[in-house]
Molecule: transfer RNA
Organism: Candidatus Vidania fulgoroideorum
RNA sequence: ACAAAUAUAAUUUAAUGGUAGAAUAAUAGAUUUCCAAUUUAUUAAUAAGGGUUCAAAUCCCUUUAUUUGUA
Numbered sequence: 001a002c003a004a005a006u007a008u009a010a011u012u013u014a015a016u017g018g019u020a021g022a023a024u025a026a027u028a029g030a031u032u033u034c035c036a037a038u039u040u041a042u043u044a045a046u047a048a049g050g051g052u053u054c055a056a057a058u059c060c061c062u063u064u065a066u067u068u069g070u071a
Base pairs, nucleotide, nucleotide: 001070002069003068004067005066006065007064010024011023012022013021018054026042027041028040029039030038047063048062049061050060051059
């Protein structure tokens, strides 16, 4: 330089174009003499910018970051 893949919550992960779901974690409560474990609730996410569509995490284009390959 060229080609390809990936990007969702603090972490891991799901979602046929049609309400973004779960687990772990964190916070608060219950339980317990205390801790741990258990249990209930809450907080928190589609890399960025455009386009298509009634409707986009999903399809298209560009950019950014990471990874892989070729020379």